[in-house]
RNA sequence: GGCCAUGUAGCCAAGUAGUAAGGCACGGGACUGCAAAUCCUGUAUACGCGAGUGCGAUUCUCGCCAUGGCCU
Repeated sequence: GGCCAUGUAGCCAAGUAGUAAGGCACGGGACUGCAAAUCCUGUAUACGCGAGUGCGAUUCUCGCCAUGGCCU
């Protein structure tokens, strides 16, 4: 330098045009002699940045950035 993949909450991670699941973590409660474990419940400005298409974009297109891989 070229090609490919990935980027979603503090962490992991599903979804893929119609306002985003789940788990862990965190807050509150139950239980317990106190804890742990378990159970119930709750919160968050989570779709890398910019532009385009479109009634509507996390999703499609383009550029950029970051990370990883391959080639030279």
Description
The RNA shown here (transfer RNA) has 72 nucleotides and comes from a Candidatus Parcubacteria bacterium. Model confidence (mean pLDDT): 81 of 100. Taxonomically the source falls in Candidatus Parcubacteria (Bacteria, Bacteria candidate phyla). Rfam family: tRNA. Rfam links the family to the GO term triplet codon-amino acid adaptor activity.